Large-subunit ribosomal RNA, domain VI from Frisingicoccus sp., 265 nucleotides, folded computationally. NCBI's taxonomy places the organism under Bacteria, Bacillota, Clostridia, Lachnospiraceae, Frisingicoccus. The RNAcentral record of the full RNA draws on ENA. Its Rfam family is "Bacterial large subunit ribosomal RNA". Its family is annotated with structural constituent of ribosome and ribosome in the Gene Ontology. Its mean pLDDT, the model's own confidence on a scale to 100, is 90.

Context: one part of a larger RNA
RNA sequence: CGUAGGAGAAUUGAGAGGAGCUGUCCUUAGUACGAGAGGACCGGGAUGGACGAACCUCUGGUGGAUCUGUUGUAUUACCAAGUGCAUGGCAGAGUAGCCAAGUUUGGAAGGGAUAAACGCUGAAGGCAUCUAAGCGUGAAGCCCCCCUCAAGAUGAGUUCUCCCAUAACGAAAGUUAGUAAGACCCCUUGAAGACGACGAGGUAGAUAGGGCAGAGGUGGAAGUGCAGCAAUGUAUGGAGCUGACUGUCACUAAUCGGUCGAGGG
Numbered sequence: 001c002g003u004a005g006g007a008g009a010a011u012u013g014a015g016a017g018g019a020g021c022u023g024u025c026c027u028u029a030g031u032a033c034g035a036g037a038g039g040a041c042c043g044g045g046a047u048g049g050a051c052g053a054a055c056c057u058c059u060g061g062u063g064g065a066u067c068u069g070u071u072g073u074a075u076u077a078c079c080a081a082g083u084g085c086a087u088g089g090c091a092g093a094g095u096a097g098c099c100a101a102g103u104u105u106g107g108a109a110g111g112g113a114u115a116a117a118c119g120c121u122g123a124a125g126g127c128a129u130c131u132a133a134g135c136g137u138g139a140a141g142c143c144c145c146c147c148u149c150a151a152g153a154u155g156a157g158u159u160c161u162c163c164c165a166u167a168a169c170g171a172a173a174g175u176u177a178g179u180a181a182g183a184c185c186c187c188u189u190g191a192a193g194a195c196g197a198c199g200a201g202g203u204a205g206a207u208a209g210g211g212c213a214g215a216g217g218u219g220g221a222a223g224u225g226c227a228g229c230a231a232u233g234u235a236u237g238g239a240g241c242u243g244a245c246u247g248u249c250a251c252u253a254a255u256c257g258g259u260c261g262a263g264g265g
Stems, first nucleotide, its partner, number of pairs: 001152001005163007015149004021049007033038001051106005059100004066093005071086006110144003117137004164265001166177004182260004186202005207253003210249005216242003223236005
């Protein structure tokens, strides 16, 4: 820009893409078959491998604004307690998120038309013949079925809902302006994201921060008392601290505003 008014939703599916794999074991059955050795078709069940998808309850990895221990040095006048720097100084753990080595799950089943092949009926050609007319069976393959996208499918589809008889100029067609439904700018932002986009919100509000409560993590704070010459231990006390998690509270910030957007199709 188009989709014969302007919008908000929900859809159909022309078409396109994805998937399509396979082992072993048990049973049928030591049956059919076979002198024996051996050893099935068909059917039923179990369990794996590789590959794919989703997820983070479990097992773990990471987790650089979490907690703790600790070395050297500088510093807060000093002690104690902290802070800076040294690869995050080093080391031990670790929430959310992300992830696999973890968990769950998929291939199936079914239908249609067929290939090779196997048939029925059957002439030309009194026989025979699956073929010439006609009719069947038949594959991991083809088309459906399964998953995803999809009406720019210009062949532009369908359904529901919302807004609509304003003004100016025009004879009209139409142009312009302010609006309606609605949308955007702007702002708070996100399990969304390079940026656009997408989603949640903007005081009639839980969108983010912050506060409070909790979960989870770390692992026993400082101060003081007691014991010990001291290092240290112990009590107060599962203490103190705590990023992302859960809930709650308008305390802070989403203020005030601006723009676009139909005219009877």